[in-house]
Context: one part of a larger RNA
């Protein structure tokens, strides 16, 4: 030095274990804010660095209620208090709430600086407290110059403004990497990003549809039709629809004609504006006459509120053992309950210890808001008449877009720019166009479900189980970065600290005795404790 065997170091894999993610199910909830939010600075304890609470009334106040014996958060320890006159805890209502922040009296380099007015404590000054004072847009109202009437413009009242749940929706806007094995038509995608805005949902929605049989009848998700039919440098690729079958189910209102009121111009018989009434469809409706006469509802509005939510609370049923152990729930041996033998604890494995579990039972306040009840809404038919039925619109060209559809035979849809109609004997659509023939009334609005997502409770899992699982068994911290931003490692003594008085070595770490403990080869650098790596002893071999 190399092998071999024994003993140890180092390390922290490997088994076990969860305090933590994970992803689904039902149910509930879906905003919050100038009555100052969300998110913070600073504060606040007898002692207090942090966390949590909570805010000069500051780990709390008050009131309802709910528990029922210890408590004064994590977190331990002195000290000193509270509490069957009901504490501490839970659960609802209030009350107080410093300074930033939309931040809003002015100003700012957030948590600071400087104010004005009224008002109280004082007779009054200072000084303390209270109130009030931004802007800008919206909407009312008053007031109001030049300039007669009138704006402009000034004042005052109400309302908005921000936030967010990095999620779902709607509109604008709108990439590129990347495929196309390059790349320009195309793809990626109307995706990511950016903007606005809403509401618990949001968008659509009541046929100027869809289609072609003896046709359906609002819109909206799933399945299915179909990776079909068809677009496509006919490459890459893109990709429907009708019909069927579920879920749900719901229809309404105006404009107009016309009637009545009230205004307004001015050439005084007309034009126009507002208000109520009327009316709402494929054929109505108004307008004349004429008959007939009340039912079926409702999403609007109010008042009363159930069911449930938000603390809780009963809730059967075992002993014994000189049985093994540190430890009984194991074992023997006898015996109960059961609408409960789901779980978790408990010194190993407990239906009968302890939480619960089956079944059952509860709310002062506060949320909720069903059926029902008031209100308010809400009508039909026939003849005739020929007044109404949404115009810079349909519609055309030109140039985009959008449809699954790349300009194509290219409809249907939106519209930038010109041009430009019919009007009920009237229009549009059925994928170029024309005729039949069939379908439906546009240029006006409103509409709950069924569908999207997340958070709260409850539950559940051929989901992890500390390099897994969130990024975290917690941390958006430590740490980097001017900065937008980036982002960690890090669990386990033991049933119970009984966390090792005291002695000896040593300045100290540390370690040897005593002691605890079942174990200390569970000592806190703490379960198990494998390998690289390193040592000590031997043994054989150079």
């Nucleotide at each position: 030095g190399g092998c071999g065997c024994a003993g140890g170091g180092c390390g922290g894999a490997u088994g076990c274990c969860u305090u933590g993610g994970c992803a689904c199910u039902g149910a509930g909830a879906g905003c919050c804010g100038a009555a100052g939010a969300a998110g913070g600075a600073c504060g606040u304890g007898a002692u207090u660095a942090a966390c949590u609470g909570c805010g000069a009334a500051a780990a709390g106040c008050c009131g309802c209620g709910g528990g029922g014996a210890g408590a004064c958060g994590u977190a331990c320890a002195u000290a000193g208090u509270c509490a069957u006159u009901g504490a501490u805890c839970c659960g609802c209502g209030g009350a107080u709430g410093u300074c930033c922040g939309a931040a809003u009296g002015g100003g700012g380099a957030a948590a600071c600086c400087c104010g004005c007015a009224u008002g109280a404590g004082c007779a009054a000054a200072c000084c303390u407290c209270a109130u009030g004072c931004a802007u800008c847009c919206a909407u009312a109202c008053a007031u109001g110059a030049a300039u007669c009437c009138a704006u402009a413009g000034u004042g005052u009242a109400u309302g908005g403004a921000g936030g967010g749940a990095g999620a779902c929706c709607u509109g604008c806007u709108g990439a590129a990497c990347u495929g196309a094995a390059a790349c320009a038509u195309c793809u990626a995608a109307g995706u990511a990003g950016g903007c606005a805005g809403a509401g618990g949902a949001a968008a659509a929605g009541a046929a100027a549809g869809a289609a072609a049989a003896c046709u359906c009848g609002a819109u909206g998700u799933c399945c299915c039709a179909a990776g079909u039919a068809g677009c496509g440098g006919c490459g890459a690729g893109c990709g429907a629809a009708c019909c069927g079958g579920a879920c749900a189910g719901a229809g309404g209102c105006c404009a107009a004609a016309c009637c009545g009121g009230a205004g307004u111009g001015c050439a005084u018989g007309c034009a126009u504006u507002c208000c109520g009434g009327g009316g709402u469809u494929g054929u109505g409706g108004a307008c004349a006459g004429c008959c007939a006469g009340a039912a079926c509802g409702u999403a609007c509005u109010g008042a009363a509120g159930a069911a449930g939510g938000c603390a809780g609370c009963c809730g059967a049923a075992u002993a014994a053992g000189u049985u093994u152990g540190g430890g009984a729930a194991a074992c023997u041996u006898a015996u109960c309950c059961a609408u409960a033998g789901a779980g978790c604890g408990u010194g190993a494995g407990a239906g009968a210890c302890g939480c619960g579990u089956a079944g059952g039972c509860g709310a002062a306040a506060c949320c909720g808001g069903a059926a029902g009840c008031a209100g308010a809404c809400a009508a039909g038919g026939c003849u005739g008449c020929a007044c109404c039925a949404g115009a810079g619109u349909a519609c055309c060209a030109c140039g985009g877009g959008a449809c699954a559809c790349g300009g194509g035979a290219a409809a249907c849809c939106c519209u930038g720019u010109g041009g430009g109609a019919a009007g009920c004997c009237g229009g549009a659509g059925g994928g170029a166009c024309c005729a039949c023939c069939c379908u439906c009334c546009a240029a006006g609005c409103c509409u709950a479900a069924a569908u999207a997502c997340u958070c709260u409770c409850a539950g559940u899992g051929a989901c992890c189980g500390a390099u897994a699982g969130c990024g975290c068994a917690u941390a958006g911290u430590a740490c980097u970065g001017u900065g937008a931003a980036g982002g960690a490692a890090a669990g386990g003594u033991g049933a119970a600290a009984a966390g090792a008085a005291c002695c000896c070595c040593g300045g100290g770490a540390g370690g040897g005795g005593a002691g605890u403990g079942a174990a200390a080869g569970a000592g806190a650098a703490c379960c198990u404790g494998a390998a690289a790596c390193c040592c000590u002893g031997u043994g054989u071999c150079u």